[in-house]
Context: one part of a larger RNA
RNA sequence: UUAGGCGUAAAGCGUCUCUAGGUGGCUUUUUAAGUCCGUCGUCAAAUCCCGGGGCUCAACCACAGACGGGCGGUGAAGCGCCCAGGCUGGAGUACGGUAGGGGCGGAGGGAAUUUCCGGUGGAGCGGUAAAAUACAUAGAGAUCGGAAAGAACACCAACGGUGAAAGCACUCUUCUUUGGUCAACAACCGACACCGAGAGACGAAAGCUAGGGGAGCGAAUGGGAUUAGAUACCCUAGUAGUCCUAACCGUAAACGAUGGAUACUAGGCGUUGUGCGUAUCGACCCGUGCAGUGUUAUAGUUAACAUGUUAAGUAUCCCGCCUGGGGAAUACGUUCACAAGAAUGAAACUC
Numbered sequence: 001u002u003a004g005g006c007g008u009a010a011a012g013c014g015u016c017u018c019u020a021g022g023u024g025g026c027u028u029u030u031u032a033a034g035u036c037c038g039u040c041g042u043c044a045a046a047u048c049c050c051g052g053g054g055c056u057c058a059a060c061c062a063c064a065g066a067c068g069g070g071c072g073g074u075g076a077a078g079c080g081c082c083c084a085g086g087c088u089g090g091a092g093u094a095c096g097g098u099a100g101g102g103g104c105g106g107a108g109g110g111a112a113u114u115u116c117c118g119g120u121g122g123a124g125c126g127g128u129a130a131a132a133u134a135c136a137u138a139g140a141g142a143u144c145g146g147a148a149a150g151a152a153c154a155c156c157a158a159c160g161g162u163g164a165a166a167g168c169a170c171u172c173u174u175c176u177u178u179g180g181u182c183a184a185c186a187a188c189c190g191a192c193a194c195c196g197a198g199a200g201a202c203g204a205a206a207g208c209u210a211g212g213g214g215a216g217c218g219a220a221u222g223g224g225a226u227u228a229g230a231u232a233c234c235c236u237a238g239u240a241g242u243c244c245u246a247a248c249c250g251u252a253a254a255c256g257a258u259g260g261a262u263a264c265u266a267g268g269c270g271u272u273g274u275g276c277g278u279a280u281c282g283a284c285c286c287g288u289g290c291a292g293u294g295u296u297a298u299a300g301u302u303a304a305c306a307u308g309u310u311a312a313g314u315a316u317c318c319c320g321c322c323u324g325g326g327g328a329a330u331a332c333g334u335u336c337a338c339a340a341g342a343a344u345g346a347a348a349c350u351c
Stems, first nucleotide, its partner, number of pairs: 003323004007305002012319001014202004021195003025087004034079001035076002038074006049065001051063001053061002090192001092188002102176002105173004109153001113149008124135001161168002207248001209246004216242002221237004259318006267296011300307002324351003333344004
């Protein structure tokens, strides 16, 4: 490379947007470079292959012959390309409505915690398996009143909602945005689509830079225990950090360990949003459509587990990735980064 694969065996980029490129709905026409049936010419001889033959065999020699393929004519027009036109089902637009922890900003709130001030009170408190360190007659802990600060938002809460993913939840609100559903199936456009190398954007936590902030928690660290030891688990303190603003980093079991898009393929039971029908004074109920989100299950698939209209089924298109374990999340080189490091990524050797 071919081929086979990628939920768990090696393997789906963390997610999205997009360039080149690949692929692409229905219909009419053009063209004939792709494609293709037939046919014609040609691809010297020798060599190779093969058939029978000749040297006593063989090497050797001569004769005959392909299959397959290439090139060039001629021809065809189903398919794809091209040319020109049309269509509305894919895609999109406009109008109005709905639901939502989607995003940025602003304002407000209560519970709890800690600290401080004041009152009452007077001996312990705290912690543990048990203790001790720690705190406390310089008045702790407890309790009442007041003040301040920072961080997080109980119940509602769900198998629920939303976002591309990361993620998003106290309440109100400005601005903005995304996606889906529905209606008049009524309006517009007319394939404008899908994937997407490279590229760009976003991207938990930790970490880094500068400036703030610092209640609680808490790497590091001190002390007390445990222990043979205890650089731990337990306890008491506690710095960075955790929070905010601005800029980096660019990684996670970034998981559904399952790339995206489209179409098709039994059902049952839930639930969210929004319609329609039925019913009703109205709401509920019942039936049903679409879009999500669960559970169970048939066929099928699967090594099994399992999956099963939200596929890991049946197909098509595009991208990424894999090819025994270790060496190796490595070395060297390169790019990026303030750094920490990240990305790319071998070999010797060994089993």
Small-subunit ribosomal RNA, central domain from Populus x sibirica, 351 nucleotides, folded computationally. The coordinates come from a structure-prediction model, not an experiment, and the mean pLDDT is 82. The full RNA is in RNAcentral, with records from SILVA. Lineage of the source: Eukaryota > Tracheophyta > Magnoliopsida > fabids > Populus. Its Rfam family is "Bacterial small subunit ribosomal RNA".